Record summary: This is a predicted structure of a 75-nucleotide RNA (transfer RNA) from Candidatus Daviesbacteria bacterium RIFCSPHIGHO2_02_FULL_39_12. Its Rfam family is "tRNA". Rfam classes the family as a transfer RNA. Rfam's curators write: Transfer RNA (tRNA) molecules are approximately 80 nucleotides in length. RNAcentral records the identical sequence in 2 taxa. Taxonomically the source falls in Candidatus Daviesiibacteriota (Bacteria, Bacteria candidate phyla).
RNA sequence: GCCGACAUGGCUCAGUGGUAGAGCACGUUCUUGGUAAGAACGGGGUCGCGGGUUCAAUUCCCGCUGUCGGCUCCC
Numbered sequence: 001g002c003c004g005a006c007a008u009g010g011c012u013c014a015g016u017g018g019u020a021g022a023g024c025a026c027g028u029u030c031u032u033g034g035u036a037a038g039a040a041c042g043g044g045g046u047c048g049c050g051g052g053u054u055c056a057a058u059u060c061c062c063g064c065u066g067u068c069g070g071c072u073c074c075c
Stems, first nucleotide, its partner, number of pairs: 001071007010024004018055001026042005048064005
């Protein structure tokens, strides 16, 4: 220098055009003599950043940033 993958709640990940979900974690309540386990409910994300296409973008296109992997050249 070139190519590819990835970037989504605190963490690990799903969602591949129609205003975002799960598990764990966190909070409240129930249960227990109490704790743990269990159950119910709840809070928390401008989907890495900036543009474009579209009636509508987490999703498609372009650029940038970061992480990871591969390849080539020179020394």